The RNA shown here (transfer RNA) has 73 nucleotides and comes from candidate division WOR-3 bacterium UBA5631. It was read from a public genome assembly. It matches the Rfam family "tRNA". It is annotated as a transfer RNA. Model confidence (mean pLDDT): 84 of 100.
């Protein structure tokens, strides 16, 4: 320098052919128990890298550019 793949909650990841933003673990409150653990509800948690274009409508589709990982040279 060149080519692949990846960047979605606090971690680990899902999200199909464009149209509901989700799962588990953890964190918080409540129940059950005398308490702890453990377990059941339920909550709270997101600029969907950034930034532009297509589109009535973009996490998803284009183009830059940041960052990770990986394979040529």
């Nucleotide at each position: 320098g060149g080519g692949g793949c990846c960047g979605u909650a606090g971690c680990u990841c899902a999200g199909c052919u464009g149209g509901g933003a989700g799962a588990g673990c953890a964190u918080c409150a409540g129940g059950c128990u005398g308490g702890c653990a453990g377990u059941c509800u339920g909550a709270a948690g997101g600029c969907c890298g950034u930034g532009g274009g297509u589109u009535c409508a973009a996490a998803u589709c284009c183009c830059a550019c940041c960052g990770g990982c990986u394979c040529c040279a």